[in-house]
Context: one part of a larger RNA
RNA sequence: GGAUGAACGCUGGCGGCGUGGAUAAGGCAUGCAAGUCGAAUGGGUUUAGACCCAUGGCAAACGGGUUCAGAUAACAUAGGAAUCUACCCUCGAGUCGCGAAUAAUCCGGAGAAAUCCGGAAUAAUACGCGAUGCCCUCUACGGAGGAAUGAUUUAUCGCUCGAGGAGGAGCCUGUGUCCUAUCAGCUUGUUGGUGAGGUAAUGGCUCACCAAGGCUAUGACGGGUAGGGGGUGUGAGAGCACGGCCCCCAACAUUGGAACUGAGACACUGUCCAAACACCUACGGGUGGCUGCAGUCGAGAAUAUUCCACAAUGGACGAAAGUCUGAUGGAGCGACGCCGCGUGCGGGAUGAAGGCCUUCGGGUUGUAAACCGCUUUUCUACGGGAAGAAUUACGAUGACGGUACCGUAGGAAUAAGAGGUUACUAACUCUGUGCCAGCAGUAGCGGUAAUACAGAGACCUCAAGCGUUAUCC
Numbered sequence: 001g002g003a004u005g006a007a008c009g010c011u012g013g014c015g016g017c018g019u020g021g022a023u024a025a026g027g028c029a030u031g032c033a034a035g036u037c038g039a040a041u042g043g044g045u046u047u048a049g050a051c052c053c054a055u056g057g058c059a060a061a062c063g064g065g066u067u068c069a070g071a072u073a074a075c076a077u078a079g080g081a082a083u084c085u086a087c088c089c090u091c092g093a094g095u096c097g098c099g100a101a102u103a104a105u106c107c108g109g110a111g112a113a114a115u116c117c118g119g120a121a122u123a124a125u126a127c128g129c130g131a132u133g134c135c136c137u138c139u140a141c142g143g144a145g146g147a148a149u150g151a152u153u154u155a156u157c158g159c160u161c162g163a164g165g166a167g168g169a170g171c172c173u174g175u176g177u178c179c180u181a182u183c184a185g186c187u188u189g190u191u192g193g194u195g196a197g198g199u200a201a202u203g204g205c206u207c208a209c210c211a212a213g214g215c216u217a218u219g220a221c222g223g224g225u226a227g228g229g230g231g232u233g234u235g236a237g238a239g240c241a242c243g244g245c246c247c248c249c250a251a252c253a254u255u256g257g258a259a260c261u262g263a264g265a266c267a268c269u270g271u272c273c274a275a276a277c278a279c280c281u282a283c284g285g286g287u288g289g290c291u292g293c294a295g296u297c298g299a300g301a302a303u304a305u306u307c308c309a310c311a312a313u314g315g316a317c318g319a320a321a322g323u324c325u326g327a328u329g330g331a332g333c334g335a336c337g338c339c340g341c342g343u344g345c346g347g348g349a350u351g352a353a354g355g356c357c358u359u360c361g362g363g364u365u366g367u368a369a370a371c372c373g374c375u376u377u378u379c380u381a382c383g384g385g386a387a388g389a390a391u392u393a394c395g396a397u398g399a400c401g402g403u404a405c406c407g408u409a410g411g412a413a414u415a416a417g418a419g420g421u422u423a424c425u426a427a428c429u430c431u432g433u434g435c436c437a438g439c440a441g442u443a444g445c446g447g448u449a450a451u452a453c454a455g456a457g458a459c460c461u462c463a464a465g466c467g468u469u470a471u472c473c
Base pairs, nucleotide, nucleotide: 001473002472003471004470006469007468008467009466010465013341014340015339016338017337018336019334020333026297027296028295030294031293032292035058036057037056040055041054042053043052044051045050065252066251067250075176076175077174078173079172080171083169084168085167088165089164090163091162092161093160094159095158096130097129098128099127105120106119107118108117109116110115135146136145137144138143150157151156152155178224179223180222185215186214187213190212191211192210193209194208195207196206197205227249228248229247230246231242232241233240234239254275255274256273257272258271277288278287279286280285305331307330308329309328313327314325315324316323317322344374345373346372347371354365355364356363357362379410380409381408382407383406384405388400390397391396417462418461419460420459421458422443423442424441428457429456430455431454432453438445439444
């Protein structure tokens, strides 16, 4: 000098674009953040619209948050073979017959509640059985086994099996990836083989048996620290430091463990168990999980609104209308940062008054002010007023927002500070103080003429900022 998710001090006019819990992955009141489908189905309520309950389907594995753990397992890059894939696209084949239940509901019961139990009835794209097999699986090549569901406005939407694609995911290998030797030896599923189990799939992934291997000074093992990358800062570069916002990947969801469902999870707002904590309780028992958006307490130098809207973009469901969406779009707060604009322009000497200095002559503040003329960026008032919006039932629909912007009028009106002035380093005098009070980045200054302390005037530098502190180059 540059930089920052900064903080602190003094000051503060406006706009645009960004950005804002870095500490306690500490605890959380309250509200909202994942639903949707009547064109799968049964029922209930109602005077109609319509609403509700339950079964069922799809979604809830996305989106959003955080960086706890973790030193290779993650990540980056280049390859690989032993795999799976809902929705979507292309192609081929099919969609026949039959059955038993069950919820909501009704009746009865237990309980403070959460919730649960018994009996009766019923439907389906829920469940089961049979048939068929373009194909698929197994095969001793004889054969054996394997599917489906309907709906309505009659034109579509579905359903099943198989092949391919796209996108997604799992697995393996090479290389790269911090400090420490005041850590030198480590290892028994350990290293390899055979067989079996398991998985979508390879594999000590797991197990039985057999062999005795495997890693290590090119740092094994141990300890510490840490999410990784694209990138960011700085630097002429080499490098060094960092990884906040945005994007990709990973990990986590009060702590620990486990599986279920499913194409996909071992699942933030699913289930079960255990623990700590908190709440309710009729003491028998229950309920909860903000590292979602706001908000609150705490700790801290320190970090925002319990806002508006689904109008746009995107997502889920739906044939659609549409519903949901704290994703997202916006507004609010903070000079936290960057950028832009303004705080007037021209004239004006009796060089006014006042201040400061003075050798008392004057000098300086200073064309600065007053005064005259002009302008209106900004500001205020009034009037007009978007694009962003495509989709459409052809009626209509914008949160932002009467915002941006445009026009008219008014009036210099609404708007300047901070740090410094011994040298480094641009900028000097007076007064006070008297090694005191104090200053200070370094050298240093102050003990009676201090350009270095304090005040004043003048000046210098930056400027809606200016300084200080912290950290990196």

The part of an RNA shown here (small-subunit ribosomal RNA, 5' domain) has 473 nucleotides and comes from a Candidatus Moraniibacteriota bacterium. Taxonomically the source falls in Candidatus Moraniibacteriota (Bacteria, Bacteria candidate phyla). Model confidence (mean pLDDT): 85 of 100. The full RNA is in RNAcentral, with records from ENA and SILVA. It matches the Rfam family "Bacterial small subunit ribosomal RNA".